[in-house]
RNA sequence: AGAGUUUGAUCCUGGCUCAGAUUGAACGCUGGCGGUAGGCCUAACACAUGCAAGUCGAACGGUAACGCGUCGGGCGGAAACGAUGGAAGCUUGCUUCCAGGCGUCGAGCGGCGGACGGGUGAGUAACGCGUGGGAAUAUGCCCUUUAGUGGGGGAUAACUCGGGGAAACCCGAGCUAAUACCGCAUAAUCUCUAUGGAGUAAAGCAGGGGACCUUCGGGCCUUGCGCUAGAGGAUUAGUCCGCGUUGGAUUAGCUAGUUGGUAAGGUAAUGGCUUACCAAGGCGACGAUCCAUAGCUGGUCUGAGAGGAUGAUCAGCCACACUGGGACUGAGACACGGCCCAGACUCCUACGGGAGGCAGCAGUGGGGAAUAUUGGACAAUGGGCGCAAGCCUGAUCCAGCCAUGCCGCGUGAGUGAAGAAGGCCUUAGGGUUGUAAAACUCUUUCACCGGGGAAGAUAAUGACGGUACCCGGAGAAGAAGCCCCGGCUAACUCCGUGCCAGCAGCCGCGGUAAUACGGAGGGGGCUAGCGUUGUUCGGAAUUACUGGGCGUAAAGCGCGCGUAGGCGGCUUGCCAAGUUGGGGGUGAAAUCCCAGGGCUCAACCCUGGAACUGCCCUCAAAACUGGUUCGCUAGAGUCCGGGAGAGGUGAGUGGAAUUCCCAGUGUAGAGGUGAAAUUCGUAGAUAUUGGGAAGAACACCAGUGGCGAAGGCGGCUCACUGGACCGGUACUGACGCUGAGGCGCGAAAGCGUGGGGAAGCAAACAGGAUUAGAUACCCUGGUAGUCCACGCCGUAAACGAUGAGUGCUAGAUGUUGGGGGGCUUGCCCUUCGGUGUCGCAGCUAACGCGUUAAGCACUCCGCCUGGGGAGUACGGCCGCAAGGUUAAAACUCAAAGGAAUUGACGGGGGCCCGCACAAGCGGUGGAGCAUGUGGUUUAAUUCGACGCAACGCGAAGAACCUUACCAGCCCUUGACAUGCUAGGUUUCGGGUCCGAGAGAUCGGACCUUUCAGUUCGGCUGGACCUAGCACAGGUGCUGCAUGGCUGUCGUCAGCUCGUGUCGUGAGAUGUUGGGUUAAGUCCCGCAACGAGCGCAACCCCUACCUUCAGUUGCCAUCGGUUCGGCCGGGCACUCUGGAGGAACUGCCGGUGAUAAGCCGGAGGAAGGUGGGGAUGACGUCAAGUCCUCAUGGCCCUUAUGGGCUGGGCUACACACGUGCUACAAUGGCAAUGACAGUGGGAUGCGAAGGGGCGACCCGGAGCUAAUCUCCAAAAAUUGUCUCAGUUCGGAUUGUUCUCUGCAACUCGAGAGCAUGAAGUUGGAAUCGCUAGUAAUCGCGGAUCAGCAUGCCGCGGUGAAUACGUUCCCGGGCCUUGUACACACCGCCCGUCACACCAUGGGAGUUGGUUUUACCCGAAGCCGGUGCGCGAACCGCAAGGACGCAGCCGACCACGGUAAGGUCAGCGACUGGGGUGAAGUCGUAACAAGGUAACC
Repeated sequence: AGAGUUUGAUCCUGGCUCAGAUUGAACGCUGGCGGUAGGCCUAACACAUGCAAGUCGAACGGUAACGCGUCGGGCGGAAACGAUGGAAGCUUGCUUCCAGGCGUCGAGCGGCGGACGGGUGAGUAACGCGUGGGAAUAUGCCCUUUAGUGGGGGAUAACUCGGGGAAACCCGAGCUAAUACCGCAUAAUCUCUAUGGAGUAAAGCAGGGGACCUUCGGGCCUUGCGCUAGAGGAUUAGUCCGCGUUGGAUUAGCUAGUUGGUAAGGUAAUGGCUUACCAAGGCGACGAUCCAUAGCUGGUCUGAGAGGAUGAUCAGCCACACUGGGACUGAGACACGGCCCAGACUCCUACGGGAGGCAGCAGUGGGGAAUAUUGGACAAUGGGCGCAAGCCUGAUCCAGCCAUGCCGCGUGAGUGAAGAAGGCCUUAGGGUUGUAAAACUCUUUCACCGGGGAAGAUAAUGACGGUACCCGGAGAAGAAGCCCCGGCUAACUCCGUGCCAGCAGCCGCGGUAAUACGGAGGGGGCUAGCGUUGUUCGGAAUUACUGGGCGUAAAGCGCGCGUAGGCGGCUUGCCAAGUUGGGGGUGAAAUCCCAGGGCUCAACCCUGGAACUGCCCUCAAAACUGGUUCGCUAGAGUCCGGGAGAGGUGAGUGGAAUUCCCAGUGUAGAGGUGAAAUUCGUAGAUAUUGGGAAGAACACCAGUGGCGAAGGCGGCUCACUGGACCGGUACUGACGCUGAGGCGCGAAAGCGUGGGGAAGCAAACAGGAUUAGAUACCCUGGUAGUCCACGCCGUAAACGAUGAGUGCUAGAUGUUGGGGGGCUUGCCCUUCGGUGUCGCAGCUAACGCGUUAAGCACUCCGCCUGGGGAGUACGGCCGCAAGGUUAAAACUCAAAGGAAUUGACGGGGGCCCGCACAAGCGGUGGAGCAUGUGGUUUAAUUCGACGCAACGCGAAGAACCUUACCAGCCCUUGACAUGCUAGGUUUCGGGUCCGAGAGAUCGGACCUUUCAGUUCGGCUGGACCUAGCACAGGUGCUGCAUGGCUGUCGUCAGCUCGUGUCGUGAGAUGUUGGGUUAAGUCCCGCAACGAGCGCAACCCCUACCUUCAGUUGCCAUCGGUUCGGCCGGGCACUCUGGAGGAACUGCCGGUGAUAAGCCGGAGGAAGGUGGGGAUGACGUCAAGUCCUCAUGGCCCUUAUGGGCUGGGCUACACACGUGCUACAAUGGCAAUGACAGUGGGAUGCGAAGGGGCGACCCGGAGCUAAUCUCCAAAAAUUGUCUCAGUUCGGAUUGUUCUCUGCAACUCGAGAGCAUGAAGUUGGAAUCGCUAGUAAUCGCGGAUCAGCAUGCCGCGGUGAAUACGUUCCCGGGCCUUGUACACACCGCCCGUCACACCAUGGGAGUUGGUUUUACCCGAAGCCGGUGCGCGAACCGCAAGGACGCAGCCGACCACGGUAAGGUCAGCGACUGGGGUGAAGUCGUAACAAGGUAACC
């Protein structure tokens, strides 16, 4: 730091996804050790049990329990010595009991502490927290300091007695103490105050002690600890303020103690904190109120940072303690382990009544994916109490459990190639696992065993702990897994599976060769962990402050006026809010960072520094912003003078046209359409003439002309009126720009008025057509509406898809309004304002924009953040309604888009070809037959080929064979190849015969031939047989794994490359353009220049000539002749087959651009490619072929291989293709008998001659073939028949034969005789052919024993027509549109039907929360009251002050009633939406999408 994913490819926009880090984690697999940290994120759910807050006898009354008194021991003391009696039992020195003493101490009174420490995050959007300030406060214990601590009094727990109760506990009477309580005295620097004054406190206890006194307790003195009242400090707490602190406006208004004042009360203290009165304020778009969510912070995680997310552990603050309310005590609480009340829950109960609160530490249940021991110790640190000893302390320190995180260590090290075995792969050679192992040598960290043994502790005290650590010992010994291997992303093979099973973070894998599933081998990564899932940040510049956008991708409000706000010209002085600099305070500690240090290192810990980007105070500066002030005129405005204009409103007015009415002329049609019909018309239409009426709109002028903010505005005239422009320069002096809300204007359609008007046009509607349908397009009618008036609506693709304003940045050219100048008076120059086109720089993803910016900048507003759901639902506002506006979510997809590129396509355009159409000739489609195919049948009817481009195709020939199919019978190293082992034979082989069998095959006999070497041994080689092992074999599958070959577009003219140039790029250019050609053929032009594969030519045949050659060919000339080129002879001719020539637009004329070329002509056998063939570019169709051959993989292996016999491929209701023969007279039959060419032939062609009606037979000459033979050509010609199912036609059938062959039954061909079917020229449709062609006629050949209407060739006779390119089909080039790219056989829309999902409405129903009004009113504080009660004070007493209880009142929690608001759950039914391989109906959109599309 980036990457994958939209496309055929490209650039952009844009979302989704990944790689990183993180974690209180959980889950899966695995698990050796240690250090260190962490460990209920969920139910603030409920809790059994134990513990977590006590302490003080040095405040006090006391002494329940326990200990002690002798000996001994111990202690004190120099020593002496030191601390009781009684009773009982008896064991005579012990036990028990009572009293007392000394300790000690339960309970009590009293003091201090239970407000700290510990837990949790429910509530709280708040002065709660953070930060920085402030003044009107309190503060126990602590420190400093001043003064004091005198003298009295009355009670009360404990205790005793009595009583009630199940218990908890309570009541009455009596006794008693204090550092408990209360007066008095004294007292201020305290409090109050009228400044004269008034008021207010206390407590003692303990240790020691010489004199003196004593009631013998002590007083007294001293020390310590206390106590009281002040002052100060420290600490802590309360309180106020500035700033900061989540989301929602689909929450816009909130507020009655509310805001302020006065007075009083209250508080430690300010304050509506409370009350009374007065005033009517206060808060709010700088977001009040309401709703939702949330403890806040230091910090933590991430990030380059800015930010974003978060608030476990540690630390600070706050809040809470079963839920709600309340106060008491106290320095401090409205109190986690206190109290009272209410409520829910749990427990006890004798049913009367009581008890309880783990969000302390452990622990339990429950919830949950999930989170530990009912451990040890107060040794340390700290806390409470105490003079102290000490006691208490689940704070804390430790231990236990857990890989939960972080850090460290180990699971061995060295040598070791026969590269072992095994595994896996393999091209079978080998490779890999792999120095890995084994083996040898060595070490012992950790763990284990034994021994020693800390620091932590200043003198004592050690839970941890016999721990850390040290020493010794044994032995490689006890210690490796997890994930991944298609791309992103490091790492590849085999097998299995076969759109199955499965994987998947995204793209996507899997349908028989899966590096993507599962296993294995190998590899990669990390490592006591590794993966997965979840979370957060990052990448994401994907909310953009740093750091984005808005013409077409999402995005400029339809337009204006204008409020708040934001921003704002030149200049002087002052101020100092912002700003800048210096200084100071604060920013807790910890954390992060830096340096150093301590644990062997590290994590971890310690010390110091820096930092904490912030806030506050202060000093200074004055450029800029701001404030204020003196001025200015360049912005803005006023004034004067001009001209332009469909700018607006109102009134009036004009002509043309349409329709209607009247009248005239006039007659049969008119109208309308693609064609028609509905319609009008003989009752007189249409047409035409004249007259009249009505409404609406204003031709020409008219123009990317004008005006207006936009919508919009068009005959003419008048009136009123808005704005802009030009010129002048007199005036004001920044008066400006923008503009959230707000207000106004706003096309068409639509709505309202019991409104008006109504000619034309025209939704709806009706009819006629079209159509499969046609609720449309077309036609005939036609109502709202369109028009006017008034009032609504408020939206449009309201568009320049481009907000407004200002300044700056090349020009050229047209037009419009005005001004100036010059002259040659219709032109030129110049200036301001508008409106267009092109274009530089620049910008842009590109298209494009370009002084009218989409350029360069500034100011302000609006808007956007993936597609769908959806501009929808709900809610609000507006509207009469239609509807508008504001505006989501669930769910779903991995895209949706923009621009441009190359193709393909278009019922787009242009140009051009082709038997493509047209013009012709002949066919097919109808019949019979042949043949192929489908279908059906069958044991099998083997298989393949399926639009053109399968179907007389593979097959150039199925009776057996072929043959692959079926039935049956046989063989199993095999019919065929190679190798090995063992045994045998000596050859092998060939022939004949016999037996069994359908045959294959099996058995037997005989004959014949008899390999090479040799050591003479079957010894060796070769061959053969038998047995066995490797293997053979397969027309079995996959042509969608392949090679090769082939078809097709198409013999169409195209297809590409190098370099250069252009473009961000895909790509373009070249190859386009103007001509021309059969042709990308050639010429010209051109940012292209060249080149390749194609075209053409080169090759073959044919047409003409020359030359060479002359047998088997030929015969002009000469001779012979049996008259046959037969012979001699010859090679002139024909011919044969070699070599050459010839044609090139070369020549002439015209045309074209002077080119290429085209047209005509001459010559020539042939003329513009002379005719024909071979030749098939890049590619397309997963076209065809695994059954020609080759071949990967899979499958079969006594069978899917091999052999044989028989059958089948020849079936037959039917359908199609291709053919043959016909339907007849251009013919049939008969007769005559003329003229070809290509070819074939030794298991062959077969002559002459003979036989047969004939097929054919007998025969055998000649021929290895220019020699012999097939071989006869047929149409032709002549005669006859005379239009009929015939003298046409020959199917079918009967019968007799012939030939081939081992064999013609299934199933051959032919012949004779007999039979004599359909068929009389063929519907829709469709095929071939442009000249030696079509048509017609015969001949030959391959295959082949035989079999040809098929195929491949050959010659004979020999036409018609082409105006032309509108149309059909196919193709080429250019261009255009595109939502297509599997490419129009494309894409794609909506209803309906089915399944699933989320959601809206919904009669209602359930629950939460909240508001208002009223009722009730516990506990409690406060106020009031006086027939109750009461020790201290006053008083002689009565009584009073005061207190307690009672009662009353105000407030108030819970609860209740009523009416709302709001949120959520469920809900019959219902609405649309989304998703879902192959459902239905149509064809809306994309091409002119077949009616341009869209708002």